This is a predicted structure of a 124-nucleotide RNA (FMN riboswitch aptamer (RFN element)). It was read from a public genome assembly, where an Rfam model found it. It matches the Rfam family "FMN riboswitch aptamer (RFN element)". From the family's description: The RFN element is a highly conserved domain that is found frequently in the 5'-untranslated regions of prokaryotic mRNAs that encode for flavin mononucleotide (FMN) biosynthesis and transport proteins. The coordinates come from a structure-prediction model, not an experiment, and the mean pLDDT is 83.

[in-house]
Parts: sequence; structure tokens; C1' cells
RNA sequence: AAAUAUCUUUGGGGCGGAGUGAGAUUCUCCACCGGCAGUACAGUCUGCGAAGGAAACGGUAAGUUUCCCCGAGUUGGUGAAAUUCCAACACCGACGGUUAAAGUCCGGAUGGGAAAAGAAAGGC
Repeated sequence: AAAUAUCUUUGGGGCGGAGUGAGAUUCUCCACCGGCAGUACAGUCUGCGAAGGAAACGGUAAGUUUCCCCGAGUUGGUGAAAUUCCAACACCGACGGUUAAAGUCCGGAUGGGAAAAGAAAGGC
């Protein structure tokens, strides 16, 4: 130095305009947003996290583990290399709530979390 375990901090964005209507940030038209790691720079590739469901363990709790579920992209260009860049045209978005159907409002959530950075150990 590496492995290893500990602690601290960080760790998700977005409805603006018009229309209809008794009522819509929920419908229609235009606009707007994009977690983490990998890889030629990715919402759409691969893997992971979040939501939902089940089982086992645990004391019936807190919780832990495993499994299920888990949306959406093509064409052209440049290049050694890009479904990642550039151009064009597309597409997608948990659950519960609501005077009316929600990626954007409210709520579970002052929660959880992939992971990132740092600290002090350890070790030689």
C1' cells in the first nucleotide's frame, strides 16, 4: 500500500402558457424533468436502488435474508472505439389521495436507499 471492519457527511429533478369545464398543476395542445455503478459522456444498453408482493429467520416486535415483480429508441453522421457524443424523429415514468383520470400537486417520507467523499483504526 492492499484486504477487512468501524464512524461521519452527502445522496432525485420537473406544470410555465393556452383550451374545455361547476370543478382539472390530473383531460386536450404546446412546454418541462431524468437516482447510482459500468462502458467513448446513457431516463430508453448491462447491472443496481427506490415502490409493490411472498416466504424463512426473529419473540408475534424492531429488523435481517432470499425470491417474485420491475417502464421506454430508432435512423443517419463523426470516430480506433459511442443503442452513451452530434443531428433528426420517437418513446417511458410505482402506490394511496383529490370537486376530474397526476412522471411534475398532496401523502407514507424529518423515511429508505444504490452509491460517492472523508476520517480515524488495522496492517507492513